[in-house]
RNA sequence: CCAGAGGGUCGGGCGGCCGCGGCCCCGCGCAAGCGGGGGCGAGGAAAGUCCGGGCUCCAUGGAACGACGGUGCCGGCUAACGGCCGGCGGGGGCGACCCCAGGGAAAGUGCCACAGAAAGCAAUCCACCGCGUCUCGGCGCGGCAAGGUCGAAAGGGUGCGGUAAGAGCGCACCGCGUCUCCGGCAACGGAGACGGCACGGUAAACCCCACCGGGAGCAAGACCGAAUAGGGGCGGCACAUGGGCUUCGUUCCGGCUCGUCGCCCGGGUUGGUUGCUUGAGGGGCGGAGCGAUCCGCCUCCUAGAGGAAUGGCCGCCCAUCCACCUGCGCUCUUCGAGCUAUGGCGGAGGACAGAACCCGGCUUACAGACCCUCUGGCAUU
RNA sequence: GCGGGCGUAGCUCAGCUGGUAGAGUACGAGCUUCCCAAGCUCGGUGUCGCGGGUUCGAAUCCCGUCGCCCGCUCCA
Numbered sequence: 001c002c003a004g005a006g007g008g009u010c011g012g013g014c015g016g017c018c019g020c021g022g023c024c025c026c027g028c029g030c031a032a033g034c035g036g037g038g039g040c041g042a043g044g045a046a047a048g049u050c051c052g053g054g055c056u057c058c059a060u061g062g063a064a065c066g067a068c069g070g071u072g073c074c075g076g077c078u079a080a081c082g083g084c085c086g087g088c089g090g091g092g093g094c095g096a097c098c099c100c101a102g103g104g105a106a107a108g109u110g111c112c113a114c115a116g117a118a119a120g121c122a123a124u125c126c127a128c129c130g131c132g133u134c135u136c137g138g139c140g141c142g143g144c145a146a147g148g149u150c151g152a153a154a155g156g157g158u159g160c161g162g163u164a165a166g167a168g169c170g171c172a173c174c175g176c177g178u179c180u181c182c183g184g185c186a187a188c189g190g191a192g193a194c195g196g197c198a199c200g201g202u203a204a205a206c207c208c209c210a211c212c213g214g215g216a217g218c219a220a221g222a223c224c225g226a227a228u229a230g231g232g233g234c235g236g237c238a239c240a241u242g243g244g245c246u247u248c249g250u251u252c253c254g255g256c257u258c259g260u261c262g263c264c265c266g267g268g269u270u271g272g273u274u275g276c277u278u279g280a281g282g283g284g285c286g287g288a289g290c291g292a293u294c295c296g297c298c299u300c301c302u303a304g305a306g307g308a309a310u311g312g313c314c315g316c317c318c319a320u321c322c323a324c325c326u327g328c329g330c331u332c333u334u335c336g337a338g339c340u341a342u343g344g345c346g347g348a349g350g351a352c353a354g355a356a357c358c359c360g361g362c363u364u365a366c367a368g369a370c371c372c373u374c375u376g377g378c379a380u381u
Numbered sequence: 382g383c384g385g386g387c388g389u390a391g392c393u394c395a396g397c398u399g400g401u402a403g404a405g406u407a408c409g410a411g412c413u414u415c416c417c418a419a420g421c422u423c424g425g426u427g428u429c430g431c432g433g434g435u436u437c438g439a440a441u442c443c444c445g446u447c448g449c450c451c452g453c454u455c456c457a
Base pairs, nucleotide, nucleotide: 001377002376003375004374005373006372007371008370009369010368012317013316014315015314016313017312018311020041021040023038024037025036026035027034028033043352047363048362050361051360052359053358054357055217056216057215058214061253062252063251064250065249066248068213069212070211071210072209073087074086075085076084077083088102089100090099091098092097103208104207108206109205110202111201112200125148126147128143129142130141131140132139133138156174157173158172159171160170161169175197176195177194178193179192180191181190182189183188221274222273223272224271231265232264233263234262235261236260237259242258243257244256245255246254267456268455281300282299283298284297285296286295287294288293318350320348321347322346324344325343329339330338331337332336382453383452384451385450386449387448388447391406392405393404394403400437407426408424409423410422411421412420430446431445432444433443434442
């Protein structure tokens, strides 16, 4: 210098003018309001709402079983997680590094279209081999799973032996399985012995195993005010050794209540306050740890809102892009072309997107700029 | 903010326990008619919203994403 890999930060700046939304102060005004001033006012994803929590209500609880949903190698972190970190195994890349829903198919059930002889405790279409027969080319009986064919997949692979032909039939190596020992917390890895192969795929099909989950959500909930008809209909269980409720269902213990539960129709209102923003919070330093993370000290904090405010114009600058001029230098077919460092002038020009109770994640969108570490190649020292 | 559903031919919908994607209507051609309509026969309808994954194989199963639709205030 070229090509790449991983991680992080920012996501225009300054000034002027005009505006937008809350809050505070001052002046005028009985009040409604008017005028002036000050300070504050979106993000890394505020988004999608895909997970997990806080908070709140269901009057308050305990336990078992079932249903439903989710997660799925091992260990750790965390308030928790489907997140993160570190390992293991598999796959890809020369490499830095990247990707994996990665439990169980020897518990059971289902499915494997078409093609093919045969698709699941295999089978014989062609071929091969043996025997019999005879019209010497077939036929019949048997053997076989090595070859052909079909397919995504044909019941271990390669080689040697063996055989009528063959075949784990025998042997060696590889694969697979079981057991033992060693290392590791574990997933798993290594070694040895034994087994002749039994065990095709599919669980993002049912299912099995292990673990997790009560439901609803700030339109939760609390207080104040206003208004209306505490109305009507249908249905269920009961009328007190009973019924109803206890927010997925059933049961038990306990609790609350005396009528209660569900659905539908009808009536009123479309107000105010609160919940509301300081929190598992950010930054710096030090320590523990490979790391996620944790601990200690210092420091910083200012949207809180009702369908919802952050914007527009101008000037200068900055990143970037385009065109023109200049042309150090380099290349080549002939001094003419091509490429181009640098400088000048003009023009364009800043993405994705918008807080609505609050956090931790994931995913998705994003013009461009900067920084750090590493890998491969080329050149030079 | 919370919950639920849908996306397949030009249009309205089937197919969604995985195995060559269908119906009605519309459209095109032919027959019939003097001509048209109706009728009869035949025909192509197609990125199954989009992108990945699982599987031999995906409209169907899973994940992500885009678009559309519906329902939820409070009081008594």